[in-house]
RNA sequence: UGAGACGGCCAGGCAGCCGCUGUGGCGACACAGAGGAAAGUCCGGGCUCCACAGGACGGGAUGCGGGGUAACGCCCCGGCGCGUAUACAUGAAGGCGACGAAGAGGGCCACAGAGACGAGUCUUCCGCGGGAAUCUUCCUCGGAAGGGUGAAACGGGCAACCUCCAUCCGGAGCAACACCAAAUAGGCAAGCGCCUGAGGCCGGUCCGGCCGAGCUUGCGGGUAGGUGGCUAGAGCCGCGGGGCGACCCGCGGCCCAGAGGAAUGGCUGCCGCGGCGGGUUUCCCGCCGCACAGAACCCGGCUUAUCGGCCGUCUCGCUUU
RNA sequence: GCAGGCAUAGCUCAACGGGGAGAGCGCGACGUUGCCAGCGUCGAGACGUGAGUUCGAGGCUCACUGGCUGCCCCA
Numbered sequence: 001u002g003a004g005a006c007g008g009c010c011a012g013g014c015a016g017c018c019g020c021u022g023u024g025g026c027g028a029c030a031c032a033g034a035g036g037a038a039a040g041u042c043c044g045g046g047c048u049c050c051a052c053a054g055g056a057c058g059g060g061a062u063g064c065g066g067g068g069u070a071a072c073g074c075c076c077c078g079g080c081g082c083g084u085a086u087a088c089a090u091g092a093a094g095g096c097g098a099c100g101a102a103g104a105g106g107g108c109c110a111c112a113g114a115g116a117c118g119a120g121u122c123u124u125c126c127g128c129g130g131g132a133a134u135c136u137u138c139c140u141c142g143g144a145a146g147g148g149u150g151a152a153a154c155g156g157g158c159a160a161c162c163u164c165c166a167u168c169c170g171g172a173g174c175a176a177c178a179c180c181a182a183a184u185a186g187g188c189a190a191g192c193g194c195c196u197g198a199g200g201c202c203g204g205u206c207c208g209g210c211c212g213a214g215c216u217u218g219c220g221g222g223u224a225g226g227u228g229g230c231u232a233g234a235g236c237c238g239c240g241g242g243g244c245g246a247c248c249c250g251c252g253g254c255c256c257a258g259a260g261g262a263a264u265g266g267c268u269g270c271c272g273c274g275g276c277g278g279g280u281u282u283c284c285c286g287c288c289g290c291a292c293a294g295a296a297c298c299c300g301g302c303u304u305a306u307c308g309g310c311c312g313u314c315u316c317g318c319u320u321u
Numbered sequence: 322g323c324a325g326g327c328a329u330a331g332c333u334c335a336a337c338g339g340g341g342a343g344a345g346c347g348c349g350a351c352g353u354u355g356c357c358a359g360c361g362u363c364g365a366g367a368c369g370u371g372a373g374u375u376c377g378a379g380g381c382u383c384a385c386u387g388g389c390u391g392c393c394c395c396a
């Protein structure tokens, strides 16, 4: 200098005003308030309830070797294979790989082709023997070199077909689950009453009239509703140490959303970036926009979506010293 | 929020232990008729999208997209 890659981080910034949610406060008010994916719900755990002596069968998942982890289908290191550079070649860094077993067994390999899997001879050829009969031809047996079909022709291939081997796996999910608890209607128990009539209606009392077989109290389940579960955690930051690395250990500091028909918003000004238009064009002015996207019990991953920007690292070619 | 199926022509469905994508209704053209209906013949039209396994994928695997169903209590 040209080219090819990988990893990490940010996710417009500041100020003012008006609102929303939570916590603290008598109050004024103060403090805090979405993400790298909160998404898809595809894996793996925590947590809660249910089930459960033990074993076998069955079912599901994973699959090179080793390691990390609470666990994983995730991650790291190594091996092997595929594919990748300007034309060939070599194949770097980087990328991708469901990458155990086809000698346990079953099954499949369409069409084409003679033959599609422990077979067989369509054609050419070679060898031995036999018969016709001599420019050669036919038959039996054997060989497997060539042609042709096809992805693959005796070499097998397919386990993202069944299967075998090894390892792992109970089922549901916060609408889990727990607690408090109306009205109405059921349930249970006790007392009173069933014409010698409890009770109800006739506005409060008495008389009287009418209706009349149930009435009262207590307990329990449970609905609406409310509360908890709910956010201090495999947590974050810094330093030191171990390990190639994923990661682990020690010390110190910090508290960082908890709504629940569901808050996290709106406006204004300045700056930054991008686009368009105009002007007196090393600049200025005006307008528009600032991606993907919105927590819902909580974590670790994977996958998918994503305007832009910053930092770091690796490899190869050429030139110069 | 959580869980479970599904996707083939305009509509309803087949094909299915991988091997030439079809049927009915609908649509278009032609014929039959004086005209229409009906009938007959012919035709157009699809495996939701993208990868992977395989010689070969509508069917197998993965990811994405769209749409559907269910959840609590009593009886």
Stems, first nucleotide, its partner, number of pairs: 001317010012271007020033005035292001039303002042301005047173004059169005064078005079099001080097003100164002105162002107158003117155001122147003125143003129139004177228004187219006199211004235254008272290008322392004327387002331346004340376001348364006369385005
Annotation: Predicted 3D model of RNase P RNA and transfer RNA as a complex of 396 nucleotides. Model confidence (mean pLDDT): 81 of 100. Rfam match: Bacterial RNase P class A. By type it is a ribozyme.